[in-house]
Molecule: RNase P RNA; transfer RNA
Organism: Myxococcaceae bacterium
Parts: sequence; structure tokens; C1' cells
RNA sequence: GCGGUUUCUGGCGAACGCCGGUCGCUGCAGGAAACGGGCGACGGGAGGAAAGUCCGAGCUCCACAGGGCAAGGUGCUGGCUAACGGCCAGUCGGGGUAACUCGCAGGAAAGUGCCACAGAAAAUAGACCGCCCAUCCCUCGCGGGGUGAGCAAGGGUGAAACGGUGCGGUAAGAGCGCACCGCGGCUUGGGUGACCAAGCCGGCACGGCAAACCCCACCUGGAGCAAGAGCCAAUAGGGAAGCAUCUCCGAAAGGAGAAGAGGGCGGCCCGUCCUUACGCUUCCGGGUCGCUCGCUGACGAGGCCCGUGGGUAACCACGGCCCUAGACGAAUGUUCGCUGGCCUUCCGAAAGGAAGGAGACAGAACUCGGCUUAUCGAAACCGCUCCG
RNA sequence: CGGGGCGUAGCACAGCCUGGUAGCGCACCUGCUUGGGGUGCAGGUGGUCGCAGGUUCAAAUCCUGUCGCCCCGACCA
Repeated sequence: GCGGUUUCUGGCGAACGCCGGUCGCUGCAGGAAACGGGCGACGGGAGGAAAGUCCGAGCUCCACAGGGCAAGGUGCUGGCUAACGGCCAGUCGGGGUAACUCGCAGGAAAGUGCCACAGAAAAUAGACCGCCCAUCCCUCGCGGGGUGAGCAAGGGUGAAACGGUGCGGUAAGAGCGCACCGCGGCUUGGGUGACCAAGCCGGCACGGCAAACCCCACCUGGAGCAAGAGCCAAUAGGGAAGCAUCUCCGAAAGGAGAAGAGGGCGGCCCGUCCUUACGCUUCCGGGUCGCUCGCUGACGAGGCCCGUGGGUAACCACGGCCCUAGACGAAUGUUCGCUGGCCUUCCGAAAGGAAGGAGACAGAACUCGGCUUAUCGAAACCGCUCCG
Repeated sequence: CGGGGCGUAGCACAGCCUGGUAGCGCACCUGCUUGGGGUGCAGGUGGUCGCAGGUUCAAAUCCUGUCGCCCCGACCA
């Protein structure tokens, strides 16, 4: 000067408040109890991201979560995990002298499609300027032009021009030949694997794009705590429209069966289930803005800079210790004193002292595991490079 | 709290799926028409496509992150 990992988000005290808990007293609308109210005491009360809601789960309901298609997601390999698009370790590729870091990193010889403009030609290539040979014409000559045949080295266009560099070769050229590099195939060896190494063969056949369709492999039922349950027994619970087929039994009331219709299994088909008139669906209105549970965990996918053991690690097993906000018009606040670090100015020879300043991002709302984003700063450990 | 959608010129919108030129209407400016204005006709100006990064030769468009705005969702106790 950098790189990596981890931790903290200053401390102590006082006063006045807020939220909910436990206990006690009171006896307040009401005789008592319970609940609620009031008073008092005790102890508790935001985060590393509580955020974004981007993934994954728990939990609850929808039918027990069916089959096929469609749709969506993931995408190197192996492992971890309840699961994941997360994490760990490795492989390959990019960056860095290095520590290290970044990567939506399967398939472009399965198929389809696209590659604007420029350019001769943009993917079963192509010849504008050129190069070379033969021949004819013009010219004293240099040179120029026409025709025929060969070439793709050089120029030019473009993001990209059908392997690159060098030597040989040739009329000029060209993997035409050779060496090295690249590419492809095969064999052998190593590795669980991605892949790597070596050898041999092939003169090169295969441009890019899949964060284009697609193919391959794997995964996914939907909704979300405004889920859902109770108080719930009963009275009340508005209006309009739509929905009635057949057969059999029966005197009728009614019953049975089949078909249809509507609805659920949130796309479609099948399949299946429910309902079919005191019913269902849709639309328009009306009323209320309730209480309890779910809800905060103690038999937890909980935490630990605790230990032992296994593993490179993520993580796992056992033992030990620790922890607990729970509101709903939504609490966690305000003020003061002392003080630890940081910055600035002043005093001082120094030790030190005085004054002032900054102190971020933000804030629970069913709960967890991750990711991402915001953030004044402080601390610990490990490592790399340069200089002395 | 949960779910869904949208950001393109001063305003209202198209283009995005299927990537190559950013466009329509109103508004604004200039000229003509008129005695003047309006109307009409002709021409023109004006856009970091919310922001940042990535894929690609190339991004308003595809992917990721982020910012802002809008809409929907309570119950019949």
C1' cells in the first nucleotide's frame, strides 16, 4: 500500500412518560365470582440489516393434492442442508506481481431463426481494387488496354471474412509441404466427477448469438396469518337475473337411476368429488369497523469467540451453558449529569489541559434459513507485496 | 401486512413479446392566409426511454439490482 475472515453499533446513572406480564389492594355500571377499570410493587421491552419481498421452508385452508399436456424455474463437478436460485470444496475461463477475486459456466457437428449499416461476399462463401501466365492491339521504349485461363498472398469494408506465425515451394499463389501454436479424433494414465497430463493420428472439416425459439437433465398443485379457527345456539340476515331433461316404483306425498347444467381440484383435457331450488352462480346494495385463539415458542429445523470427536470445509454427533418484545388508531421515547474512544482549534517545552463538533443506516407486525440493498465509524486475527 | 401493475418529448399514449430508423395526437416555434385575432395550410424544434450494472457487434426492448408511483385484498361475528 493492499487482500481475507469475524465481532461491535459507546458505557454508567437520574427524572418524566409509553407497551405488555406477574403479584397484591380496591369493590367501581351490578349481590357474589370471573373478566374489565383504578392504585401500588417487581422484573421485561428492536436490528445487523427488523428493509427489499428476491429465493427456500414451517404453519393454515382449498379434496386426500390424481394422470397427461402446457407454463414457469434451475443449469460446470462433488458435497452440506428441512429446503433453496443458499453455503463449502474443487474444475475451467477472466482480472491481479501476489495474497486473492469475479463468472446465469449445459448443448451452436438435433432442428429453426437472426447477424442492421458498410462491403464483391455474412455461413451448402465470394472477387471490388489486385497478383500471375498465354495471346492480340497501341507505343521506339517504359507502360497501357482487350480476350482467355489460374489465384486469393496484399489492399479495402465490417463487431465478425472460412486457422495463426515462420520457412520452403510456385508463373503467381494456396496446409501445397514442413516446424511450432491452435483445433478435432483415438489410446493410455490420474481423478468419485467436472477435468487434467502424455502419446499417436488427421491438413483443418466445425464463425457468433440459447440473458432468440429450442434440445437435454432436474424441480414446481394453488393461495397466503386480511391464511384459518372459536365466541355461534337462536332471532335477524336486503334486491335483481340465470339454472327444472328422461326413465322406473308409487293413488299421492315422495323415492331410485341415468343424462344434462353449475361449481371445486386457480391454464387445457381426462379423471374424480360436491350441488341441483329452504339450493347454487353472478351483479347491485346495506351494516359493522368487535372480542379470543393462531401469536411467540422451552419436546425449539433456537443461540454460544463452549468442550470433545468426525470432516480440507460447509456441516454433523454427543455433552455443557444460555435465551425468550408481542402491539393492532400499532409501545420501545424525551430531557439532564458524568464519562470512554474520534475530529478541529487554542494553551503548554513535554506530560497533559480547555473549548467546540460529529456519532450513521434504519426501525419488529405469523415464524424461521438465505440472498440483495442502505450504513458514521471502531476493534481483533490471518495473509500478500513494496521500501528501509 | 400480503398480492399485482406501471415509469418513453410539457401532457396523454404507441413501440418492448420477435434487439439495429424513437414515433402519433395535443401543446410550442416560424412562415403563409386575415385589416387584426382565431381557424386553416406548409415547415420545424424538443426525449439521459426512472437509475445502475450485465449479455450482445449492437439494448427503450433481454437479464439482475435499485428508486418512485398506482391499483386490489377485512368481516356478516